[in-house]
RNA sequence: UAAUUAGCAUACCACCCUUGCUGCAAAGUAAGUUCGGAAAGCCUUCGGGUCUCGUAUUGAGAUGGCCGGGUUGCCUCC
Numbered sequence: 001u002a003a004u005u006a007g008c009a010u011a012c013c014a015c016c017c018u019u020g021c022u023g024c025a026a027a028g029u030a031a032g033u034u035c036g037g038a039a040a041g042c043c044u045u046c047g048g049g050u051c052u053c054g055u056a057u058u059g060a061g062a063u064g065g066c067c068g069g070g071u072u073g074c075c076u077c078c
Base pairs, nucleotide, nucleotide: 012037013036017032018031019030020029021028022027035065041071042070043069046068047067048066049063050062051061052060053059
């Protein structure tokens, strides 16, 4: 000098559950909580899975903390 290897630090989100509100429902949302997360940031008008409703034959919706994929961001041997 170069390469490889991950800790520290600064932060972030918030499972289950409880209460209020919304919804036929799955579920969402606010507060509390903190199981966990290196993208547990965002995107179902990219593909699949699961769930709800239904006129069950074409549909409508929920889940990004189910998976793949896309996209943006943080750290960088101190």

This is a predicted structure of a 78-nucleotide RNA (c-di-GMP-I riboswitch aptamer) from Nitrosomonas sp. Its Rfam family is "c-di-GMP-I riboswitch aptamer". About the family: GEMM was predicted in a large-scale screen for bacterial structured RNA regulatory elements. The source organism's lineage runs through Bacteria, Betaproteobacteria, Nitrosomonadales, Nitrosomonadaceae and Nitrosomonas.